RNA sequence: CCCUUAGAGUUUGAUCCUGGCUCAGGAUGAACGCUGGCGGCGUGCUUAACACAUGCAAGUCGAACGAAGCAAUCAGAGUGCUUGCACUCGGAUUGACUGAGUGGCGGACGGGUGAGUAACGCGUGGGUAACCUGCCUCACACAGGGGGAUAACAGUUGGAAACGGCUGCUAAUACCGCAUAAGCGCACAGUACCGCAUGGUACAGUGUGAAAAACUCCGGUGGUGUGAGAUGGACCCGCGUCUGAUUAGCUAGCUGGUAAGGUAACGGCUUACCAAGGCGACGAUCAGUAGCCGGCCUGAGAGGGUGAACGGCCACAUUGGGACUGAGACACGGCCCAAACUCCUACGGGAGGCAGCAGUGGGGAAUAUUGGGCAAUGGGCGCAAGCCUGACCCAGCAACGCCGCGUGAAGGAUGAAGGUCUUCGGAUUGUAAACUUCUUUAAUUGGGGAAGAAUAAAAUGACCUACCCAAAGAAUAAGUCACGGCUAACUACGUGCCAGCAGCCGCGGUAAUACGUAGGUGACAAGCGUUAUCCGGAUUUACUGGGUGUAAAGGGCGUGUAGGCGGUUCUGUAAGUCAGAAGUGAAAUUCCCGGGCUCAACCUGGGCGCUGCUUCUGAAACUACAGAACUUGAGUACUGGAGGGGAAAGCGGAAUUCCUAGUGUAGCGGUAAAAUGCACAGAUAUUAGGAGGAACACCAGUGGCGAAGGCGGCUUUCUGGACUGUAACUGACGCUGAGGCGCGAAAGCGUGGGGAGCAAACGGGAUUAGAUACCCCGGUAGUCCACGCUGUAAACGAUGGGUACUAGGUGUAGGAGGUAUCGACCCCUUCUGUGCCGGAGUUAACGCAAUAAGUACCCCGCCUGGGGGAGUACGGCCGCAAGGGUUGAAACUCAAAGGAAUUGACGGGGACCCGCACAAGCGGUGGAGCAUGUGGUUUAAUUCGAAGCAACGCGAAGAACCUUACCAGGGCUUGACAUCUUCUGAAAAGCAUAGAAAUAUGUAAUAUGUCCCUUCGGGGAUAGCAGAAUGACAGGUGGUGCAUGGUUGUCGUCAGCUCGUGUCGUGAGAUGUUGGGUUAAGUCCCGCAACGAGCGCAACCCCUACGUCCAGUUGCCAUCAUUAAGUUGGGCACUCUGGAGGAACUGCCGGUGACAAACCGGAGGAAGGUGGGGAUGACGUCAAAUCAUCAUGCCCCUUAUGUCCUGGGCUACACACGUGCUACAAUGGACGGUACAGAGGGUUGCCAAACCGUGAGGUGGAGCUAAUCCCAAAAAGCCGUUCUCAGUUCGGAUUGUAGUCUGCAACUCGACUACAUGAAGUCGGAAUCGCUAGUAAUCGCGAGUCAGCAUAUCGCGGUGAAUACGUUCCCGGGUCUUGCACUCACCGCCCGUCA
Repeated sequence: CCCUUAGAGUUUGAUCCUGGCUCAGGAUGAACGCUGGCGGCGUGCUUAACACAUGCAAGUCGAACGAAGCAAUCAGAGUGCUUGCACUCGGAUUGACUGAGUGGCGGACGGGUGAGUAACGCGUGGGUAACCUGCCUCACACAGGGGGAUAACAGUUGGAAACGGCUGCUAAUACCGCAUAAGCGCACAGUACCGCAUGGUACAGUGUGAAAAACUCCGGUGGUGUGAGAUGGACCCGCGUCUGAUUAGCUAGCUGGUAAGGUAACGGCUUACCAAGGCGACGAUCAGUAGCCGGCCUGAGAGGGUGAACGGCCACAUUGGGACUGAGACACGGCCCAAACUCCUACGGGAGGCAGCAGUGGGGAAUAUUGGGCAAUGGGCGCAAGCCUGACCCAGCAACGCCGCGUGAAGGAUGAAGGUCUUCGGAUUGUAAACUUCUUUAAUUGGGGAAGAAUAAAAUGACCUACCCAAAGAAUAAGUCACGGCUAACUACGUGCCAGCAGCCGCGGUAAUACGUAGGUGACAAGCGUUAUCCGGAUUUACUGGGUGUAAAGGGCGUGUAGGCGGUUCUGUAAGUCAGAAGUGAAAUUCCCGGGCUCAACCUGGGCGCUGCUUCUGAAACUACAGAACUUGAGUACUGGAGGGGAAAGCGGAAUUCCUAGUGUAGCGGUAAAAUGCACAGAUAUUAGGAGGAACACCAGUGGCGAAGGCGGCUUUCUGGACUGUAACUGACGCUGAGGCGCGAAAGCGUGGGGAGCAAACGGGAUUAGAUACCCCGGUAGUCCACGCUGUAAACGAUGGGUACUAGGUGUAGGAGGUAUCGACCCCUUCUGUGCCGGAGUUAACGCAAUAAGUACCCCGCCUGGGGGAGUACGGCCGCAAGGGUUGAAACUCAAAGGAAUUGACGGGGACCCGCACAAGCGGUGGAGCAUGUGGUUUAAUUCGAAGCAACGCGAAGAACCUUACCAGGGCUUGACAUCUUCUGAAAAGCAUAGAAAUAUGUAAUAUGUCCCUUCGGGGAUAGCAGAAUGACAGGUGGUGCAUGGUUGUCGUCAGCUCGUGUCGUGAGAUGUUGGGUUAAGUCCCGCAACGAGCGCAACCCCUACGUCCAGUUGCCAUCAUUAAGUUGGGCACUCUGGAGGAACUGCCGGUGACAAACCGGAGGAAGGUGGGGAUGACGUCAAAUCAUCAUGCCCCUUAUGUCCUGGGCUACACACGUGCUACAAUGGACGGUACAGAGGGUUGCCAAACCGUGAGGUGGAGCUAAUCCCAAAAAGCCGUUCUCAGUUCGGAUUGUAGUCUGCAACUCGACUACAUGAAGUCGGAAUCGCUAGUAAUCGCGAGUCAGCAUAUCGCGGUGAAUACGUUCCCGGGUCUUGCACUCACCGCCCGUCA
């Protein structure tokens, strides 16, 4: 230089941060679920080092040896005799024969397992001058001559067996002396050289000791000694190698020495004696866990995890111990002993060891054949042939893993059928299929056919194939998981917080892309998912690469040990450091470049690498070490002042309490209010005197001192520290500091004093639902002193100590210096301390900011493996004890817990402001009777809805039938209503009968509209109508207002709600919109990092209040006539009507204000500061109301949840509530007379005059489609008369009788009238409502609905008040600010107990 480094979900209303949990990746000796075509290469008891049936896994050599058997040959003897055959006997020789025995070599290798082991066991690098080494290689030298046994065998004998005993015979390369000794070992004393010490090597001397085996094919093989090599081993050392300190002390052969023994060899390895050592905070000892490594997995790396297979080392072989043999073992398929277990037994005694290969049982989620072969590779023996070899090579089983291949390819739109969805049009599955053409890998069948095989040649293959050719036919071969986000992929149905899903967040309570199924889609693919485990992501233990003010985290403070770190200059050394070279870092693996299997996996050649260790040489800057020097760090000395620094002793005054005495009398005290308490036995109050204890007002100050805790009257004594100045002395003596030691508020404990006040506990009184509290009256420990103990606090600046550096400004405390001055201040400079503000920087933000939380270095403590459990349990230590201290877990449980900041909401927080919100007033409600609505109850039904304000004279502007939705009964089923199809007929209407009616049956009469054709007989078509049939459909006031539209209520006619751009902030957000004024108002002005804009406010609209102009009937009448009467003529001046236009804008004046906006006052004016009223309702809130106005998704009913009819019900009635009417009377009632409105309505209507009736009303019919006529009388008022305070001449309920009207019909269930009856009620408890002016109060009138029915509703006018000091309080609202653990937003959140 190149290459390499990925994140996401989840705490919140939203944000940033801290912090955990979870996911996406890779891997596995795996297991489980579903599925499964082929081949290659690998891998396969991770659990019970549990127990093992059976077979095999270590033998071989006759060229070491004797004997036996067998076979062959040779010669011999005997018998039978068929004279050359059979049999028997013994001998010799040979044997590629056999199994025992002696002997040799090998059974210490190969193979298995990981129990033990935390160790020189392993890894790595060294050492042995402290060692051994069979077989193999090389060199030198040698092998002479003897001896005695013994197994086998034979005999005999014991025993069930295993296995022996005794007697006798025999051989050797078996065994034993003797001889010889080149060289070797040992002992003694030398010389030379060398070495890190002991010492080693070489040479020569003296003494002494120890060897050998034969066989032979005559080639050789074997033997003995010595030396060397090679190989293999043994021992020692440096470094590295898990967790726990809730394991802190361990050790008697322990550490060392001397001597001896032992070993291949060093060594307490062993023994005797002597000494008292040795190890340990750099973690001994103890406990737990574990074979170690090359490697493997993961990771960017550093690391983390792991130690299957392959390779190296170690350990083990049922458990424990022991040795023998041997070159080598303390020996897996050897021995002995003990133990457990199993087997045999004649009960006396014996046998066995699969952690070798197969295999069995068992355990377990789980792991294979009791296979073939020595053909290859390798091993043992042998001269060799060869034998043996469960090592090994192969095969079998298993998708257990990796790799490769296939399940077809091309064309093919009517976009087939089927499926799914649908807005019913279509879309999708989908070129997918069918169909046409083609190919044949793999599988199948047949034929051919290597390599693996070595050698001079021949022979030799367990495994079986690879490969090649041919044949037939798309023929035999696709699944699994997922589809809410993370995370690629969506719809329908079913289900209805059920069934279920889920890795995290979370889905499911009737429209589930999250459950189940289907279709579709996505991903991977002979596999796919799940589970388990490891790494990663996780910078979440941080070496690379974290933190500690508030998130977890600074020790309460000092002193100081070990340790860590350390000023300036010079010289040297070379441990660290750096450079070069050498050795090693096994092979395999990884990586790179190649090669071989058709490719790949796999195998293989070469290279790099293996970051390490060791050795040598060199460098000398830095660290270190040694030496020499220095003064600036540090300290000492001297100078001076400041201080509640500490300890002890003494003194003082004020106050409280108590005691004594005096004065004095009825209360005192206490509280929000009281009571307990004290007091006539004299209190409180007051005066005087005395006693005693404790604390020290003012000064007093973000002022002083101290390490912290802490320290405050005055004086004295003793004593510590800091600071200033001088620069004389020492010469790095420093900083920090695990353990240790000391100090350490309050409370508490022990002993002894003291005790005034205060005051836990306790007693009493209150408060309260209770009150183990807050308040009050008392009151003991304690508080005080002395001496001990305890050792903790929000011991806080929630900020460890030290050093250096990095803008300023302004106070304050203690010093020093300078200038100036007569002097003191002031001023300037500087050191130390203590505060505030603030820049850079920093921080998640808040904030910090020379007293850092900035920039760096050094040292210590602590946090994190999230929150809770828990500072709890257990253990240790400390303590007299303490619900004590210190150290300090786990099970279990949650997906958060938390910090800072933001928006809102809220507060019995603050500031300002408004509203009939309170207050000031007037009148009501709540009590009565009645009306009406609701709840409740009742009922066959009492249809449904509305529910605090914002349901309750509400939907309903009017339930006798109808309405009507409810109930009972009676009917209908394509339907009461709509469209379409077919057929028939004309229909409506009338009458009769049955019936409660719906309806059913019957009947007569007329027989029709339009068009076309016509033979004039009629036929066809069609419109509306009726009947019948059929199914599509109708119908539903059935459900869901929490699926919706629309409409409406409410906060609220409150003044607010937002946006664009800019700016600020990491961000949510802020700014604007806040501030100073002002307004009814986010109204306006000014200021301002904002500038503008929108929806709201206001205005524009309507009514009303005043003129002007125009117009003049049905309205009006001043003047002139006329009449009973504006009745008529006349007129349009006035009133009025209905059009146009005007008028009011803080426009004018004065004052206040900031020269503003505006406010106050005034003038003029009909009206004055939005003149009065209405319409008008921002963004949004309440899942507010309504599916029963209407519309509508989905669900439900379909001879009924539809529809028709009759009757009933909605009008019930122990009761409760709301809204009203009428009253309770004299401001009144009754009677008589008399006056004045406005706004409406009227032809299915309003209805005049007149007459009748006491009256409701009736008769009657004029007028009016209305400024004409009618409803229509307005009433309160005014003027008279009467009643005289009573349940009344008040009040009118209730009831009786008789009527009127409407209507098919007033029984359930209408209104009204007359007469009679004459209830409660004498002004209304707690509580509560409306209203600020033409308002309240009061009086009547009209309208809508409507056949009839109003105390209701909506309007209209008449008469016509009182009060508002004011904003403390109640309620609601607005703005700013503050707190917050709330955000479903205080009707919140949340704690404890119980279930």